[in-house]
RNA sequence: GCGCGAUUAGCUCAGUGGUAGAGCGUCGUCUUGACGUGACGAAGGCCGUAGGCUCAAUCCCUACAUCGCGCA
Numbered sequence: 001g002c003g004c005g006a007u008u009a010g011c012u013c014a015g016u017g018g019u020a021g022a023g024c025g026u027c028g029u030c031u032u033g034a035c036g037u038g039a040c041g042a043a044g045g046c047c048g049u050a051g052g053c054u055c056a057a058u059c060c061c062u063a064c065a066u067c068g069c070g071c072a
Base pairs, nucleotide, nucleotide: 001071002070003069004068005067006066007065010024011023012022013021018055026042027041028040029039030038048064049063050062051061052060
């Protein structure tokens, strides 16, 4: 330098056009002598950045950034 893949909650990941979810973690209440377990509830992300297509974009297209793999 070229090609491919990834980027969504604190972490690991779903979601493939119609204003975003799970598990773990965190916080609160109940339960316990206390911790843990368990039950219930809550907070937390406008989806890497910027453009474009569309009535509508996490999703499609382009560029850039970061990370990984491969080729030279």
Molecule: transfer RNA
Organism: bacterium